Predicted 3D model of a 364-nucleotide RNA (Bacterial RNase P class A) from Saccharimonadales bacterium (SeqCode). The RNAcentral record of the sequence draws on ENA. Of the family's consensus pairs, 97% are formed in the model.
């Protein structure tokens, strides 16, 4: 002093008039309205509605299947798909970033173009052996290193053996892999010994594994469904029992079938009748902000986060407040506006401030 990694945090200040929304006071009223006076009055993302959760309502809410949704480990956490700290693989000289990261030695499938040939074996060029030959070459057998084409070539690199030619054919090594068997680690993994084995890619193709999983969302829901009745919950048929001098009707009980209604299926659930109320308006009121809340200091704890003590209320609207103007400073201010109510993820954003560190230069 250049160049670059990383953490957090601000979101222009201050004063005056005038206004809007909620509390509460006064004051006023027959109860309101009007009016008076304090207080408090958008965010870090209030967004996008993508995940979790709270709450809430519903046997039409169960009980299976089929669907969804998740993907190292260990842990936080109410819970997650988030988060932290690790393992592993990538990219960076480094700080450090990134990773849809289960299985491809269950089964199915695909694999463009090119190329002989895309997993099924096959052989274009080519090697090597026979036969023939008009000397170019043909045909028959063996072969796949090395040539071509592709992202990817039948699937182990090097070196040697070995063959007519050649090939893990075979040796020796390094290496993968899968099993066992010690150390290390809560675990992902690692590490060291011994056996084994030749297995192309793809699971953001089916599929299998493993966890999770109702269904709608505050235009939820609630105040605000209250009584009565009997044959006691569709409808048909049997059978018994009851009933009857006997049959029948009624009625009950078991079976079987049946009709609607249930978010994809099945199982299982539901189902009458008759009176009053209230509303018909997106009416009222309530849900509606006290909450997995926020500051502070103390502690666990690598960290995400957890404990304890003290302090403190911090918009609650319904056509829908949170604004306008004046003045002053200044570095001249970007992206934005609450709507049940939290925890994440993501997308947006001027400029300032700031944590911690790497590289490269120069200097003492």
């Nucleotide at each position: 002093c250049c160049a670059g990694a990383u953490u957090g945090u601000u979101a222009a200040u201050u004063g005056g008039u005038c206004g809007c929304g909620u509390a509460c006071u006064c004051c006023g009223u027959a109860a309101a309205a009007a009016g008076u006076g304090u207080a408090c009055g958008a965010g870090g993302a209030a967004a996008g509605u993508c995940c979790g959760g709270g709450c809430a309502g519903c046997a039409u809410a169960g009980g299976g299947a089929a669907g969804g949704a998740c993907a190292g480990u260990c842990g936080c956490u109410a819970a997650c798909g988030g988060c932290g700290a690790c393992c592993g693989g990538g990219g960076g000289c480094g700080a450090c970033c990134c990773c849809a990261g289960g299985g491809a030695a269950a089964g199915u499938g695909c694999c463009a173009c090119a190329g002989a040939a895309a997993c099924g074996a096959a052989a274009c060029a080519g090697c090597c052996c026979g036969u023939u030959u008009u000397c170019g070459g043909a045909c028959g057998a063996g072969c796949u290193a090395c040539g071509a084409u592709g992202a990817a070539a039948c699937g182990a690199g090097c070196g040697g053996g070995g063959u007519a030619a050649g090939a893990g054919c075979c040796c020796g090594u390094a290496g993968u892999c899968u099993c066992c068997a010690g150390g290390g680690g809560u675990g992902a993994c690692u590490u060291u010994g011994g056996a084994g084995a030749g297995a192309g890619g793809u699971a953001a193709a089916c599929c299998c594994u493993c966890u999770c999983u109702g269904c709608u969302g505050c235009a939820a829901g609630g105040a605000a469904u209250g009584g009565g009745c009997c044959u006691a919950g569709u409808u048909g048929g049997a059978g018994c029992a009851c009933g009857u001098u006997a049959u029948a009707a009624c009625u009950g009980c078991u079976c079987c079938a049946u009709u609607g209604g249930u978010u994809u299926c099945c199982c299982g659930c539901c189902a009458g009748c008759c009176c009053g109320a209230a509303u018909a308006u997106a009416a009222u009121c309530c849900g509606c902000u006290u909450g997995a809340g926020c500051c502070u200091g103390c502690u666990g704890g690598c960290a995400a986060c957890g404990g304890c003590a003290g302090g403190c209320c911090u918009a609650g609207a319904u056509a829908g407040a949170u604004g306008a103007u004046c003045a002053a400073u200044c570095u001249c201010g970007a992206c934005a506006g609450a709507a049940c109510c939290c925890g994440g993820c993501u997308u947006a954003c001027a400029g300032g401030c700031u944590u911690u560190c790497u590289g490269g230069c120069a200097c003492u």
Background: The coordinates come from a structure-prediction model, not an experiment, and the mean pLDDT is 76. Its Rfam family is "Bacterial RNase P class A". Rfam describes the family as follows. Ribonuclease P (RNase P) is a ubiquitous endoribonuclease, found in archaea, bacteria and eukarya as well as chloroplasts and mitochondria. NCBI's taxonomy places the organism under Bacteria, Bacteria candidate phyla, Candidatus Saccharimonadota, Candidatus Saccharimonadia, Saccharimonadales (SeqCode).